This is a predicted complex of two RNAs, RNase P RNA and transfer RNA, with 463 nucleotides together. The coordinates come from a structure-prediction model, not an experiment, and the mean pLDDT is 76. Rfam match: Bacterial RNase P class A. The family is grouped with related families in Rfam's "RNaseP clan".
């Protein structure tokens, strides 16, 4: 000087102007507040409310090194182990395969059921050849180096067939070890795979704030209780009814009364359930801030200040103007120069251009994911100078 | 708020109880045949299997996260 690690903050500022939402007032006026580090995804956990009384067993799900932190967590912390990294440091679902079940494609003999393609190694059978021993001799017996260890017929059996399997008989006959080689990600080793089933250990009751709870219209329905739903005559049926005409009829209609017209069997009242709507849940809470102690350390304790959105289809905006950033023109300073120029730092002038991601909707701890532009601080590693 | 699916070739879709070189229809470009043009044939191009991480000898497939798409429920009777 460079390249890299880890970890923290900020998320424009002030000022005028003109809005919006709550609150203090019942109203104006005025005062005072008024998004986020992610408010987002809704991925985990926990508080709140209901059912319920949450025991138990089934299923089911999530966790999964060891200790701790915690209101709880799959979150954080500290350690240990693997792995990467020269390193600062990063990753990790890191229980069991000695309960059992299923998988290991090709490539290989063989893939966990055992097994022999090549090498080699025992034991053993032939056959050359030598060697020494018995023998008058053929020949036999040991030893040693090569070399070979299959082939024909036949019977059963599988198969569509090629072909495989298990036996018998014969010539001279095979048993057996697994040691290295080659195949593979893995070769017989208590094999490998549980982010396949599955065991063991912990942990989880179901739903959500459109939970929930109070007020509570109209309109159907539900339950009482009051008043009506009628009379006379005829015609007709076995009867029950029905048809006609004549008087009445609570109510309703003709937009206020009255008179008329017309409908006309239901109509008032109370009560209970519930819906639209309202209203509370609705933000003083594992809260913030600052100092003090304890712990490596996550964190906890203490004392002291502080009140920091509550909207409900949904407020927290906008314009202007200055300051803050970055490049570029020009301009001054020092350097170097191959005299074309570069570089480095200033600060007045003048130009552009950029200022994100995204916006509460019961609270909260946490994970993720998105993010213009700056800041600051830890440790690593290589190069130069001293 | 809550319960679930999907993503693969320009377009619909197979494959996903791990083991093709990822495939099928349309579609496209090229030849062939025709006077031309269509049907026909014959060939070819075209894939980040949504992204990223693991798990395995091996991922389209399995497992965890993420992006993006979509369907359904909620209250009274």
């Nucleotide at each position: 000087g460079g390249a890299g690690u880890c970890g923290g903050c900020c998320a424009g500022g002030c000022a005028g102007c003109c809005g919006c939402u709550g609150u203090g007032c019942a109203a104006a006026a005025c005062a005072c507040a008024g998004a986020g580090g992610a408010a987002a995804g809704u991925c985990c956990g926990g508080g709140c409310u209901c059912c319920g009384c949450a025991g138990a067993g089934c299923g089911g799900g999530a966790u999964g090194c060891a200790g701790g932190a915690u209101a709880a967590c799959g979150u954080c912390c500290u350690g240990g182990c693997a792995c990467g990294g020269c390193g600062a440091c990063g990753u990790g679902a890191c229980g069991a395969a000695g309960a059992g079940g299923g998988c290991c494609a090709c490539a290989g003999a063989g893939a966990c059921g055992a097994g022999u393609c090549c090498c080699g190694c025992c034991g053993g059978g032939c056959u050359u050849u030598g060697g020494c021993g018995c023998g008058c001799a053929a020949g036999c017996g040991u030893c040693a180096c090569a070399g070979u260890c299959u082939c024909g017929c036949u019977u059963c059996u599988c198969g569509a067939a090629a072909g495989g399997g298990a036996g018998g008989c014969g010539g001279a006959a095979c048993g057996g070890c697994g040691g290295g080689g080659g195949u593979g990600a893995a070769a017989c080793g208590c094999g490998g795979c549980a982010a396949c089933c599955u065991c063991c250990a912990u942990c989880c009751g179901g739903a959500g704030c459109a939970a929930c709870a109070c007020c509570a219209a109209a309109u159907a329905g539900g339950c009482a209780a009051g008043c009506g739903c009628g009379g006379u005559g005829g015609c007709u049926u076995a009867a029950c009814g029905g048809c006609c005409a004549c008087u009445g009829g609570a109510g309703g209609c003709c937009g206020g009364c009255u008179c008329g017209g017309c409908c006309g069997a239901g109509c008032u009242u109370g009560c209970g359930g519930g819906u639209a709507g309202g209203u509370g849940g609705c933000u003083a809470g594992a809260g913030c801030c600052g100092c003090g102690a304890g712990g490596u350390g996550a964190c906890u304790c203490g004392c002291g200040g502080c009140c920091c959105a509550g909207a409900g289809g949904a407020a927290u905006g906008g314009c202007u103007g200055c300051c803050a950033g970055u490049c570029c023109c020009a301009g001054g300073c020092g350097g170097g120069u191959u005299c074309g120029c570069c570089c480095g730092c200033c600060c007045c002038g003048g130009g552009a251009c950029a200022u994100a991601c995204a916006g509460a909707a019961c609270c909260c701890g946490g994970c993720u994911u998105a993010c213009a532009g700056g800041c600051c601080g830890u440790c690593u590693c290589c190069c130069c100078u001293u | 708020c809550c319960a679930c699916c999907c993503g693969u070739a320009g377009c619909u879709c197979a494959g996903c109880u791990g083991g093709a070189u990822a495939g099928a229809g349309c579609g496209a470009u090229g030849c062939c045949c025709u006077c031309c043009g269509g049907a026909g044939g014959c060939a070819u191009a075209g894939g980040u299997c949504a992204c990223a991480g693991g798990u395995u000898c091996g991922a389209c497939u399995c497992c965890u996260g993420u992006c993006g798409g979509g369907u359904g429920g909620g209250c009274c009777a």